[in-house]
Small-subunit ribosomal RNA, 5' domain from an uncultured bacterium, 514 nucleotides, folded computationally. It matches the Rfam family "Bacterial small subunit ribosomal RNA". RNAcentral holds the full RNA, with entries from ENA. Model confidence (mean pLDDT): 85 of 100.
Context: one part of a larger RNA
């Protein structure tokens, strides 16, 4: 010390909990939400109309009224459950496989960049037109899942117009300069809900800010020379492309470089800090928890969307694997939570709430959230508390040991007064929630009352080193042992007892760091 084993265990606060197999995983959950963008809109409940018609009550017995109840058309309410569209889903949460690198730390640059939501200014929001889903109708499959043919909405998708400003190009000045300014040309926007009709929410183009990120360098930190030579996009230029940017990032041409002994190539290991644990300090080992980064998501590639990805719970591809199949084909990816099997000395609940604190959507009400907030299980660590005080000598019995006198165990216990931390039961019961209601946790923690010493000690050790010694039994035998050694017939060393010493809800091994 994230430990593990042997004996032993009473509570409580706080943390900690698969170090192995980045081994495969059965179920369930872990990211959705906006109706105040849009069309359509089951169930249900009610309204009017048609059919059919239980019952009942008048009857001339033919009918007439009444009309539960069912089927059905339409209409209003209603809003499930799908569907265009926005946001979100690149956060949150896992995990070290890979990585010896500008990966990380720090400390610079970026006159070489990007930025959705948020703030702040400045200027706008004119008029038009499509096309799709959903539904339909038809149809193909076992299934996933589709295919045609019709209808339809928007804050979806395209033109026009406007141009505050942006972009590019030209020119003039003006910079060290791709910079800043004038002036001309050309190209470039936008959507609209809600509304108490006052507004407000939103959207487009622009500046700036604010977090946030890309990229670029100086310096720092691993082993090996039984690895000595690496290198052809490789170094460098010109010129093109490409990217939000610079750049051999890519490509055509040219030149022949460029690193290495201050250790390059190459192999070995390793995620990297702030930490941690150890030391009087330099040091020196380490990188669980918990905060920062960075890689990764079943292996390998790959690019779509988008402010942001080459995207764990998205897509395509190709491979092990694995489930389904009507053989035609289709599905999956726990290194999230729990949970399961394996592996392993060894590592936990298939649980509770969104009440909090955050996060994403909304105008809010909210809805989601295994992130979080709690509970359960483990003496895994660390703290802290108890297992009971006092008084008690006929120094009882018993029990060891004896030189037999006695010593010890020992105020120990017995006995008599006390006292409830704990427990055991009743009763009350928070805080944590904000202006009101709302609490998973929890009938928890705290409080008050009864009861009754009551329910609670092990464990290693006693030759030195090291505190603590005797008697028996064995007898180089069993055996013990960290080192030095103990045992072959008086063993303080092995077993047991009796006392003794150390620590104590723990003690002692093993294994590992200073």
């Nucleotide at each position: 010390u994230g430990a593990a084993c042997g004996c032993u265990g009473g509570c409580g606060g706080c943390g900690u909990g698969c170090c192995u197999a980045a081994u495969a995983c059965a179920u369930g959950c872990a990211a959705g939400u906006c109706g105040a963008a849009c069309g359509a809109g089951a169930a249900g409940c009610u309204c009017a109309g048609a059919a059919a018609g239980a019952u009942u009550a008048c009857u001339u017995c033919g009918g007439u009224a009444u009309g539960a109840u069912u089927u059905u058309u339409g209409g209003g309410u209603g809003g499930a459950g799908a569907g265009u569209g926005g946001c979100g889903a690149a956060c949150g949460g896992g995990u070290g496989a890979g990585u010896a690198a500008c990966a990380c730390g720090u400390g610079g640059a970026u006159g070489a960049c990007c930025u959705g939501c948020c703030c702040c200014u400045a200027a706008g929001u004119g008029g038009g037109g499509a096309a799709u889903a959903a539904c339909u109708a038809u149809u193909g499959g076992a299934a996933a899942c589709g295919a045609u043919g019709g209808c339809u909405a928007a804050u979806u998708c395209c033109g026009c117009a406007u141009g505050u400003g942006a972009u590019u190009u030209g020119u003039c000045a003006u910079u060290c300069g791709g910079u800043u300014g004038g002036c001309a040309a050309a190209u470039u926007a936008a959507a609209g809900g809600c509304u108490u009709u006052g507004g407000u929410u939103g959207c487009u183009u622009a500046g700036g800010g604010a977090g946030g990120g890309g990229u670029c360098c100086g310096c720092g930190g691993u082993c090996g020379a039984u690895u000595a030579g690496c290198u052809a996009g490789u170094u460098g230029g010109u010129g093109a492309g490409g990217u939000a940017a610079c750049g051999g990032c890519u490509c055509a041409c040219c030149a022949a470089g460029g690193c290495u002994a201050u250790g390059a190539u190459c192999g070995a290991u390793a995620g990297c800090u702030g930490g941690u644990c150890u030391g009087a300090g330099a040091g020196g080992a380490u990188g669980a928890u918990c905060a920062g980064u960075c890689a990764c998501a079943c292996u390998g590639g790959c690019a779509c969307u988008g402010a942001c990805a080459c995207a764990c719970g998205g897509g395509c591809u190709a491979g092990a694997c694995a489930a389904c199949u009507a053989c035609g084909g289709u599905u999956g990816g726990c290194a999230g939570c729990a949970g399961u099997a394996a592996g392993g000395a060894a590592u936990a609940u298939u649980g509770c709430a969104c009440a909090a604190u955050g996060g994403g959507c909304g105008a809010a009400a909210g809805c989601c959230u295994g992130a979080u907030g709690c509970a359960g299980c483990a003496a895994c660590g660390c703290c802290g508390c108890g297992u009971g005080g006092g008084u008690g000598a006929u120094g009882a019995a018993g029990g060891u040991c004896u030189u037999c006198g006695g010593a010890u165990u020992g105020u120990a216990a017995a006995a008599c007064c006390c006292u409830u931390u704990u427990c055991u039961g009743a009763a009350g019961g928070a805080a944590g929630a904000g202006u009101a209601a709302g609490g998973a946790c929890g009938g928890u923690a705290c409080u008050u009352c009864a009861g009754g010493a009551a329910u609670a000690a092990g464990u290693c050790u006693c030759g030195g080193c090291u505190a603590a010694c005797u008697a028996c039994g064995u007898g180089c035998c069993a055996g013990c042992a960290g080192c030095c050694g103990c045992g072959g017939u008086a063993a303080a060393a092995c077993g047991u007892a009796g006392g003794a010493g150390g620590c104590g809800a723990g003690c002692g091994u093993u294994a590992u760091c200073c």